Glycine riboswitch aptamer from uncultured Allosphingosinicella sp., 88 nucleotides, folded computationally.
The sequence is in RNAcentral, with records from MGnify.
Of the family's consensus pairs, 89% are formed in the model.
It matches the Rfam family "Glycine riboswitch aptamer". The literature on the family includes a 2017 paper in MBio by Babina et al., "In Vivo Behavior of the Tandem Glycine Riboswitch in Bacillus subtilis".
RNA sequence: GCGCGGGAGAGUGCAGGCGGCUUUCAAAAAGCCGUCGGCCGCCGAAGGAGCAACCGCCCCGGAAUCUCUCAGGCACCAGGGACCGCGC
Numbered sequence: 001g002c003g004c005g006g007g008a009g010a011g012u013g014c015a016g017g018c019g020g021c022u023u024u025c026a027a028a029a030a031g032c033c034g035u036c037g038g039c040c041g042c043c044g045a046a047g048g049a050g051c052a053a054c055c056g057c058c059c060c061g062g063a064a065u066c067u068c069u070c071a072g073g074c075a076c077c078a079g080g081g082a083c084c085g086c087g088c
Base pairs, nucleotide, nucleotide: 001088002087003086004085005084006083011040013039014038016036017035018034019033020032021031022030041074042073043072047070048068049067050066054062055061056060
C1' cells in the first nucleotide's frame, strides 16, 4: 500500500420561500411530506492548520488520538471515517 471485518461524536433546532397532499362549496388558516438557502447552537476520527512531549542524519528537521474548527459533519438510512484485527 491492497483485500476483508470492526469503527465514534454532535439539533428529527428555529422561522421563511417554493412544490405536492389533507381539510373546505370555495377561499383563508392549520397540519404533513419534499426541497432551497438563512440564523444560532454543537461535534471531531477524512483533509487542513497550530503548539509540543518525543525522535533524528542535530542549531536544522520530523512529529500526535493534544489544540483550532477553514473544510467536513450533527434523527434513521446511506456516505465518509482516525484507529484496531487478520491475510498478502